[in-house]
């Protein structure tokens, strides 16, 4: 883009087209082929006339004549016109051609003729039968119907001759033989006819060459089969059909079988080639219920003729008979589906007839379908307040939208009225009162469909919530869906718009044009070679192929292109053009071909050399295993990661000496050698294949390839028969394991080896067919020749063969190939077309068997692959770092308690945090409050904002009784502000609408901040360059560092963002400056500027670079010490319960108040801690030394009281001034004596003490008294490198109270670190990769189950179809024909006739063939099948 289209919505209008694609299933009913009276008899109706009878208008009978009817004779026409597409792979059909092998009615031109005879039959009338259909017998007649006879131009057959390749057919002769007619009408002129025959023209028939679908999983087919000769038949050739003879004919160039299918002009789509079709129109074919015959006739084996069989309908008196819409309409059936039982012959055409005409479902029309293509309308113009109203909003508004309304106009089309056609040269018009023209009316009567996530043009609301749908492909929906469904708009085409279905196209994706085969699919496992394909250099001739000019055809339609007719268009007319593997002819010869000659370069041989695990056969060596004897010697060997089975005291292993057998050849050996390839490896002998070089003697394109076919062909297996030493499936033990049917050990049969013979596979791999050419170059090695040089070898240089590595230029998708091509060409051969199913099943072929070739399909997937980027990852490498590991120290895990979580419970134990990174985490402090949870009671404009309406003046407020657990309710009585113009007004307040309000919901809708990798060294840009590209360089190498830190190198040359520094704290020194510190004031302190370190120096190392080490000097060193500081991102990490915020939800409640309760539970189970488990300890007595902070609703001195907590108590302090505040460990004294203790302190009673309305649930301390469990903790498992761990205490913040927590502050003060193998995390390289939501991946393969399709399988049930037998209708033909019969010919008896024979003929019989029909064995090919086999999806 197309369509003979259908299906959904939707629908004004003309114009031209098309309209059973399915059941070539079955039909009611009516129509579709007749005419001719100028061929003929008799019949009827009528008309005129004429005669006869009857009584008269009249009737009635007969002659004649004229119309008319139409049965029958007879003649033409029913072989065309219409219809369909079954069947058919064929000379059906296109083209071209040939008939020397033919026909041809009517029709045209020609040439002769039409004489003269006879004998039936229909109709009709009479009988019979029969229900019909329709028969049968007697009798009568006609013809343009028959049938003799005469003539015979030409014909025909016979002879003779001639053209000619070839004559029974052409074409002349001959005259021997055969065969003709009809008449009718007539204006009486002829006019149609009628017979013979030549031509023509139009129609047919046969044959030929090409050309025309699929399957090889069909490979052989053929018995009238091929040919010949005869005689047959036919219009004609022929094996067309017969007899006889001969054995041949087809087929890989695809025969035969199947299976599909009318060919063609064209159609449809393509840039073209090509593909696909083959409706309508046109030509040809075939077919007319299914098969099967003929007749008849110019023409048929015959759609609306016959005869048979069949199947099916209808009718019937049951005895019989009728029938064919694939003609036009129509019915039923089928189907997604496909029209009216119309009107005319007026036109075109056709049959008849002289004509008038009759017929004509051919045809003209017109009716139905948006089925198609065409045209046309559905209004134009003006119109902004951008109207209502819809839709959406961010609420400002946009948009639908100049659309509407509204004002002017016009009438296609529509209605209604009037005209009115062409169509014909004439008569004649079904269309049709149509087209078409005029007039009047009225913006009237006329829009819909799809679509809108991306391809693809068209975006938003709301519902929905992996439902519900939606999809052509990617895929969309699991609560914000531009992808569902609606609706507002938009796009888009438009009376049609989408869906489906078919076809080409895109698809260079079957590759002629115009691919491919190292790794994506694909090179045959090698070789030998028939056919075939191809094929060096020359001369010559030919012209087949090729190029070319020229004649024929290629129908018409349709195409293209000019022009014309309908108002355009569609559509139709005219004219010109294009088209063929086609025929014929002329002509060219360069290439190809053919034919003949000739040449040596290709291939071959000849001669001289060489090298070699090429191959077969024979014998032969030694070394090792291993067995046997026999010494020698003891307790073990042996094996392994470790063992253990196993083998030894019956003596092993070791180790010496002897023998036995069997396989296999160390070193040599080497990307070395052969060899077509699998393969070949000790040594000689024998027999053989091949190559290589040297020569340039012969031959003289002998050559390349190579379907099929033929050989060869590792291992393994397989027969038969040996052998059998090591090894060694398969099985037997030990071991390893969750397991171990493996890996590893021990033992061990086939096998392995021989010989014959089978099989025919492989990663049979260079994953690269095979041959010749040509196209840079370096370096090896292996064989040969040649030069040079030397005495001679080596060196060195050429140069042929083979065998490697790097590489140019080319080639590739990249890898990579690259004179050994994967480059450039040439020929030939093989294979390949998405994955899986499958190298499978079926079938064939091969094999003893295993099981090999050969090779689908349904089904199912949206991918399977290549090659190569960046990650990511790995029980892969390399190099590196961290309290990572390793050495230390001190813990946890084990105890009681604290604390926090799962868990369980509960009315409720609110929520959140959940591996590292959730669990002393939000909590820097849940009694009440807090609180978000729970019951219970209360409020509803609300506890709080803002707006706005109305009220209110003793208002706002404060508020006593009195109910109540409070809230809350209630209201005595008290009682104000602010401005004023003195009227109010404002704030308050009280009723109402808006609306407040939610710790209600998404951390997967989000801001923000946070946490983790991680203070880890990394992440990135620019330009450039390198790659098709993804990317890649830079950033990677080589040092070196903490560190992409720094140097050097380098197609990369800068930059960013981190690192570092730059800020704070500390260490040291100097300066200023000072409340305060008992004082003095150098100091300390307290706080501000400063210096100070930078690899600056000095020696080593190193590239004399970065750096690194070592020393000096400093308080300090090589980033001093520590804090802050956290790249590009990961984690849909965490958080909507801190705040913000989108959508959602609740709205007398999911909101607010309030009492109580609850987060404080408690069989457990983890986390993170505190105090111990004691003697480096506990107790008591004395003693000494910080530091950082905190204080006015506070921190609180002295001094008093209390055993203490703490209480009076008030002094100083807004703080270097007071005060919290006494620091502990430490030190010195003195006790305890290893005990559940003078350890430990839970836990328990009493009695105090603070704080708060309040310590019942559920607070902290005091004091008495009680005194548990633990005596260093199991697997594991933390943290820390130095002022650090560990232990000591002190402060702080929250805070009315309460701190084992967290945050800070100082005091005393260690150990170790060999070292990176391993555990964990990380960096940077670099390797593999089938991961990429990235190893927590990805994935296989059994079972379970469910659906699908398929294979096999006893059997079963179907089809088609050749084959034997039997049977055998109609018919043609043939023989028979005693029955029948008019013409002719005889013979008798004769008027007409009649008889008898004959010749023709026909009815009957018989035979061959013959559709069918039956039985039979087979082979095809389909369903179905109980069980079963293995595939696909989930």
């Nucleotide at each position: 883009g197309a369509u003979a289209a259908a299906c959904g919505c939707u629908g004004g209008c003309g114009g031209c087209g098309u309209g059973c694609c399915u059941u070539a299933u079955g039909c009611a009913u009516g129509c579709a082929a007749g005419u001719c009276g100028a061929a003929c008899g008799a019949g009827c109706u009528u008309c005129a006339u004429c005669c006869g009878c009857c009584u008269u208008u009249g009737g009635u009978g007969g002659g004649u004549g004229g119309a008319g009817c139409a049965a029958g004779u007879g003649g033409c026409g029913g072989a065309c016109g219409g219809g369909u597409g079954a069947g058919u792979a064929a000379c059906a059909c296109g083209u071209a051609u040939g008939u020397a092998a033919c026909c041809u009615g009517u029709c045209c031109g020609g040439a002769a003729g039409u004489g003269g005879g006879g004998a039936a039959u229909a109709a009709c009338u009479c009988c019979g039968c029969g229900a019909a259909a329709g028969c049968g017998g007697g009798g009568c007649u006609a013809a343009u119907a028959c049938c003799g006879c005469a003539u015979a131009u030409g014909g025909u057959c016979g002879c003779c001759g001639g053209u000619g390749g070839a004559a029974g057919u052409c074409c002349g002769g001959u005259g021997g033989a055969c065969a003709a007619a009809a008449g009718c009408c007539u204006u009486a002129g002829g006019g149609c006819g009628c017979u013979u025959u030549c031509g023509g023209a139009g129609g047919g028939a046969c044959g030929u060459g090409c050309g025309u679908c699929c399957g090889a999983u069909u490979a052989g087919c053929u018995a009238g089969u091929u040919g010949g000769u005869g005689a047959g038949g036919u219009a004609a050739u022929g094996g067309c059909g017969c007899a006889c003879c001969a054995a041949g004919g087809c087929g890989a160039c695809a025969a035969u079988c199947g299976g599909u299918a009318g060919c063609u002009g064209g159609u449809c789509u393509g840039a073209g080639a090509g593909g696909a079709c083959g409706g309508c129109c046109a030509g040809c074919c075939a077919c007319a219920c299914g098969g099967g015959g003929a007749c008849u006739g110019a023409g048929a084996c015959a759609c609306g003729g016959c005869c048979c069989c069949g199947a099916c309908u209808c009718c019937u008196a049951c005895g019989g008979g009728a029938g064919g819409c694939a003609g036009c309409a129509g019915c039923a059936a089928g189907g997604a589906a496909u029209u009216u039982u119309g009107c005319g012959c007026a036109a075109u055409g056709g049959g008849c007839g002289a004509a008038a005409g009759c017929c004509u479902g051919a045809c003209g029309c017109a009716g139905c379908a948006a089925c198609g293509c065409c045209g046309c309308g559905u209004g134009g113009g003006g119109g902004a307040u951008g109207a209502a109203g819809g839709c959406c909003c961010u609420c400002g508004g946009g948009u639908c939208g100049u659309a509407a309304a509204c004002c002017c106009c016009u009438u296609u089309u529509g209605u209604a009225g009037g005209g009115g056609a062409a169509g014909c040269a004439a008569c004649u018009g079904a269309c049709g009162g149509u087209a078409c023209c005029c007039u009047a009316c009225g913006a009237a009567u006329a829009a819909g469909c799809c679509a809108c996530g991306g391809c693809u043009a068209a975006c938003u609301a709301c519902g929905u919530g992996c439902c519900a749908g939606c999809a052509g492909c990617c895929g969309c929906g699991g609560u914000a869906a531009u992808a569902c469904g609606u609706a507002g708009g938009u796009g888009g085409c438009a009376a049609g718009c989408g869906u489906u279905g078919u076809c080409c196209g895109g698809a260079u994706u079957u590759a002629c044009u115009g691919g491919g085969c190292g790794u994506a699919a694909a090179g045959g496992g090698c070789g030998c070679g028939c056919a075939g394909g191809u094929g060096g250099c020359u001369c010559a001739u030919c012209a087949a192929g090729u190029c070319u000019g020229g004649g024929g055809u290629g129908a018409a339609a349709u195409c293209u292109c000019c022009c014309g007719g309908c108002u355009c268009a569609a559509c139709c007319g005219g004219g010109a053009g294009g088209g063929g593997u086609c025929u014929c002819u002329g002509g060219a010869u360069a290439c190809u071909g053919a034919u003949g000659g000739g040449c040596u370069u290709g291939a071959g041989g000849g001669a001289a050399g060489c090298a070699g695990a090429g191959g077969a056969a024979a014998g032969c060596g030694g070394a090792a295993u291993u067995c046997c004897c026999g010494g020698u010697g003891u307790a073990g060997c042996g094996g392994u990661g470790a063992u253990a089975u196993g083998c030894g005291u019956a003596g092993a292993u070791a180790u010496c000496g002897g023998g036995a057998g069997g396989a296999a050849c160390a070193c040599c050996a080497g990307u070395g050698g052969c060899g077509a390839a699998g393969g070949c490896g000790g040594c000689u002998u024998u027999c053989u294949g091949g190559g290589c070089u040297u020569u340039u003697c012969c031959u003289g394109a002998c050559g390349c390839u190579g379907a099929g076919g033929c050989u060869c062909g590792a291992a393994a297996g397989c027969g038969u028969g040996g052998g059998g030493a090591g090894c060694g499936a398969a099985c037997c033990g030990g071991a390893u394991u969750a397991g171990a049917u493996a890996c590893c050990c021990g033992g061990g049969u086939a096998g392995u080896c021989c010989a014959c013979g089978c099989c025919g596979u492989a990663a049979a791999c260079g994953u690269u067919g095979g041959a010749c050419a040509c196209u840079a170059g370096g370096u090896g090695u292996g064989g040969g020749g040649g030069g040079u040089a030397u005495u001679g070898a080596c060196c060195c240089c050429c140069u042929c063969c083979g065998u490697g590595c790097c590489g140019c230029a080319g080639c590739u998708a990249a890898c990579g190939c690259a004179u050994u091509a994967a480059g450039u060409g040439u020929c030939c051969c093989g294979c390949c077309u998405g994955g899986g199913g499958a190298g499978u099943a079926c079938g064939g072929c091969c094999g003893c068997a295993a099981g090999g070739c050969u090779a689908a399909a349904a089904c199912u997937c949206a991918a399977a692959g290549g090659a190569a980027u960046u990650g990511a990852c790995g029980g892969g490498g390399g190099c590196c770092c961290g309290c990572a590991c390793a050495a230390g120290c001190a813990g946890c895990g084990g105890a009681g308690c604290g604390u926090g979580u799962g868990g369980u419970u509960c009315a409720a134990u609110u929520c959140g945090a959940u591996g590292c990174a959730a669990c002393g985490c939000g909590a820097a402090g849940a009694a009440c409050c807090u609180u978000a949870c729970c019951a219970a009671g209360g409020c509803u404009u609300g506890a709080c904002a803002u707006g706005u309406u109305g009220g209110u003046g003793g208002u706002a407020c404060c508020g006593a009784a009195c109910c109540g657990a409070a809230a809350g309710g209630g209201g005595a009585g008290g009682g104000a502000c602010u401005c004023u113009u003195c009227g109010g007004a404002g704030a308050g307040c009280c009723a109402g609408c808006a609306c407040a309000g939610g710790u209600g919901u998404u951390g997967c809708a989000u801001g923000g901040c946070u946490g983790u990798c991680g203070u880890c060294a990394g992440c990135u840009c620019g330009u450039g360059c390198c790659g098709u590209g993804a990317g890649g360089u830079g950033u990677u190498g080589g040092g070196u560092u903490a560190a992409g830190u720094c140097c050097c190198g380098c197609a990369a040359c800068g930059a960013g963002c981190g690192c570092a520094a730059c800020c704070c704290c500390u260490g040291u020194c100097g300066c200023u400056a000072g409340u305060u510190g008992g004082a003095u004031c150098u100091u300390u302190c307290u706080a501000g500027c400063g210096a100070g370190a930078c690899u600056g120096c000095c020696g080593g190392g190193a590239g004399c670079a970065a750096c690194c080490c070592g020393g000096a000097g400093g308080a300090a060193g090589g980033c001093g010490g520590g804090g802050a500081u956290g790249a590009c991102g990961u984690c849909a990490a965490g958080u909507c319960c801190g705040c913000a915020u989108g959508g959602c939800c609740c709205u007398u409640a999911c909101g607010c108040c309030u009492u109580g309760g609850g987060c404080u539970a408690c069989a457990c189970a983890c986390a993170c801690g505190c105090u111990a488990c004691a003697a480096u300890g506990g107790c008591c007595a004395g003693u000494a030394c910080a530091a950082c902070g905190g204080g006015u609703c506070g921190c609180c001195a002295a001094g008093g009281c209390g055993c203490g907590a703490g209480c009076c108590g008030g002094a100083g302090c807004u703080a270097a001034u007071c005060c919290c505040a006494c620091a502990a460990a430490g030190c010195u004294g003195g006790u305890c004596c290893c005990a559940g203790u003078c350890c430990g302190g839970a836990u328990u009673g009493c009695a105090g003490g603070c704080u708060g309305c309040a310590a019942c649930c559920c607070g902290c301390c005091u004091g008495c008294a009680u005194g548990a469990a633990c005596g260093u903790g199991g697997a594991g498992u933390u943290g820390c490198u130095a002022g650090u761990a560990a232990c000591c205490g002190c402060c702080g913040g929250u805070c009315a109270g309460c701190a084992u927590a967290c945050g800070g502050c100082g005091g005393u003060g260690a150990a170790u670190a060999c070292g990176u193998u391993c555990c964990c995390g990380g960096g940077c390289c670099u390797u593999g990769u089938a991961c990429a939501c990235a190893c927590c991946g990805c994935c296989c393969g059994u079972c379970a189950c469910g659906u699908c399709a398929u294979g096999g399988a006893a059997g079963u049930c179907g089809g088609a179809u050749g084959c034997a037998c039997u049977u055998g209708a109609a018919g043609c033909c043939g023989c028979c024909g005693c029955g029948c019969c008019a013409a002719c010919c005889c013979g008798c008896c004769u008027u007409a006739g009649g008889u008898g024979g004959g010749a023709g003929g026909c009815a009957g019989g018989c035979g061959u063939c013959g559709a069918g029909g039956g039985u039979g064995a087979g082979g095809c090919u389909g369903g179905c099948g109980a069980c079963u086999g293995g595939g696909a999806c989930g």
A computed fold for a 1434-nucleotide RNA from an uncultured prokaryote, annotated as small-subunit ribosomal RNA. The coordinates come from a structure-prediction model, not an experiment, and the mean pLDDT is 85. The RNAcentral record of the sequence draws on ENA. Its Rfam family is "Bacterial small subunit ribosomal RNA". Its family is annotated with ribosome and structural constituent of ribosome in the Gene Ontology.